[in-house]
Context: one part of a larger RNA
RNA sequence: GGCAUCUGGUGAAUGCCUUGGCACUGAGAGGCGAUGAAGGACGUAGCACGUUGCGAUAAGCCCCGGUUAGCCGCGAGCAGGCUUUGACCCGGGGAUUUCCGAAUGGGGAAACCCACCGCUUUAGCGGUAUCACGUAGUGAAUACAUAGCUACGUGAAGCAAACCCGGCGAACUGAAACAUCUAAGUAGCCGGAGGAAAGGACAUCAACCGAGACUCCGUUAGUAGUGGCGAGCGAACGCGGACCAGGCCAGUGGCCUGUCGUGAGGUACCGGAACGGUCUGGAAAGGCCGAUCAGAGAAGGUGACAAUCCUGUACGGAAAACCAAACGAUAGGUCCUUGAGUAAGGCGGGACACGUGAAAUCCUGUCUGAACGUGGGGGGACCACCCUCCAAGCCUAAGUACUCCUCAGUGACCGAUAGUGAACAAGUACCGUGAGGGAAAGGUGAAAAGUACCCCGACGAGGGGAGUGAAACAGUUCCUGAAACCGGAUGCCU
Numbered sequence: 001g002g003c004a005u006c007u008g009g010u011g012a013a014u015g016c017c018u019u020g021g022c023a024c025u026g027a028g029a030g031g032c033g034a035u036g037a038a039g040g041a042c043g044u045a046g047c048a049c050g051u052u053g054c055g056a057u058a059a060g061c062c063c064c065g066g067u068u069a070g071c072c073g074c075g076a077g078c079a080g081g082c083u084u085u086g087a088c089c090c091g092g093g094g095a096u097u098u099c100c101g102a103a104u105g106g107g108g109a110a111a112c113c114c115a116c117c118g119c120u121u122u123a124g125c126g127g128u129a130u131c132a133c134g135u136a137g138u139g140a141a142u143a144c145a146u147a148g149c150u151a152c153g154u155g156a157a158g159c160a161a162a163c164c165c166g167g168c169g170a171a172c173u174g175a176a177a178c179a180u181c182u183a184a185g186u187a188g189c190c191g192g193a194g195g196a197a198a199g200g201a202c203a204u205c206a207a208c209c210g211a212g213a214c215u216c217c218g219u220u221a222g223u224a225g226u227g228g229c230g231a232g233c234g235a236a237c238g239c240g241g242a243c244c245a246g247g248c249c250a251g252u253g254g255c256c257u258g259u260c261g262u263g264a265g266g267u268a269c270c271g272g273a274a275c276g277g278u279c280u281g282g283a284a285a286g287g288c289c290g291a292u293c294a295g296a297g298a299a300g301g302u303g304a305c306a307a308u309c310c311u312g313u314a315c316g317g318a319a320a321a322c323c324a325a326a327c328g329a330u331a332g333g334u335c336c337u338u339g340a341g342u343a344a345g346g347c348g349g350g351a352c353a354c355g356u357g358a359a360a361u362c363c364u365g366u367c368u369g370a371a372c373g374u375g376g377g378g379g380g381a382c383c384a385c386c387c388u389c390c391a392a393g394c395c396u397a398a399g400u401a402c403u404c405c406u407c408a409g410u411g412a413c414c415g416a417u418a419g420u421g422a423a424c425a426a427g428u429a430c431c432g433u434g435a436g437g438g439a440a441a442g443g444u445g446a447a448a449a450g451u452a453c454c455c456c457g458a459c460g461a462g463g464g465g466a467g468u469g470a471a472a473c474a475g476u477u478c479c480u481g482a483a484a485c486c487g488g489a490u491g492c493c494u
Base pairs, nucleotide, nucleotide: 001493002492003491004490005489006488007487008486009485015479016443017442020414021413022411023410024409025408026407027406028405029403030402031159032158039100040099041098042055043054044053046078047077049075050074051073061094062093063092064091065090066089070082071081072080105114106113107112115128116127117126118125119124130156131155132154133153134152135151136150137149138148163194164192165191166190167189168188174181178228204211205210215242216241217240218239219238225233226232246395247394248393249339253335254334255333256332257331258330259329260328261327262326265323266322267321269317270316271315275290276289277288278287279286291308292307293297299311300310301309344368345367346366347365348364349363350362351361354380375390376389377388378387379386430437431436450478453465454464455463456462
């Protein structure tokens, strides 16, 4: 030095676990905001760093209800307190709620600076933005007036995950290049609304039979079509389902809103059956023996696997207060009379599955411009016959879409390099001027019982005894503890 066996160090895989995630289901809720939101800054505890809560009344104040012996949130303790005259906790209502932020007295480099007016106990309180509408006053050029100005009243604004409607609207890409075309009316931007939105009560389809608002799903059907007839795009009629509802324009009406009454249900909670012995073991819920309940053998916890130990579960019950479906009563508001610069046509565009095409139908920038039920529109150029409907006014539930959020539940979903980026002080640390990017990091034990005391050592680190514990090779770098890598001992070989 090599090999083998044994025994250690390091290291963290693996196994097991789950506080966290993921995907859904059923209900609920679907908004918050000038009565100052969302989101923050700064404070706030006896000591106070983070987080949570709260706001100078600051881990809190008041009232009502529930509950019952403990409590002063968590990481984490010390000191000191509170509480059966009911604390803490849970639910409902109220008070307070600094500063910034739509931020709104003016300014501003957000959380800061600087005002004016009124009241006033001199310490403060209230008001003072803009726009729109309404009312009143005042009032130019300019006579009446109008604009303007002023005051008062009412409203708006800003934020928010997706869903919805409208306006504007790409490119990469595909066409194996590329220009019509496609991607796609997608992404993006803007405006607006609601719990849904939109649409909606036939100037619709159909085909000589008839149907009967709208929306959504399946089918028709990748069909008919459209298309540098390329790539592609792509219906409808009909049929089967979901759900169904029709009304109004001057009156015994519809719709909307407010108030009152009844009030399902919800926001705390309460009752809630039935087991013992013995053995092993540190521990019984395990084994054995013998029982019981079940409208409850869902689940979780308890020193190993518990229907009968605990919390619960089935089932039953409950509200001073608040929210509230639905119904009823009542008050108020609104709806202005059947639709002309409309239909239709020319030109230019756009939407329709339909790229101008034989191109109907719908919308309209521009120019024209009817009829009036003896009328008008449509039936895919156009004409006739026939059939069918009545535009140019308004409203309308359900079936449908979505989930920032609440409650309950489910999983041939994950189990710490997985599952959210985040099971931990996570959108944290850290990086970047900034927009933005963005981690790593879980596990002692049943219980801290977290090693009193002694010894070595530097009044260390670390270790040896002792002690706890079932176990300390479970000692806080703590379950298990693989391999790489590094030692030690023994044997053999060189």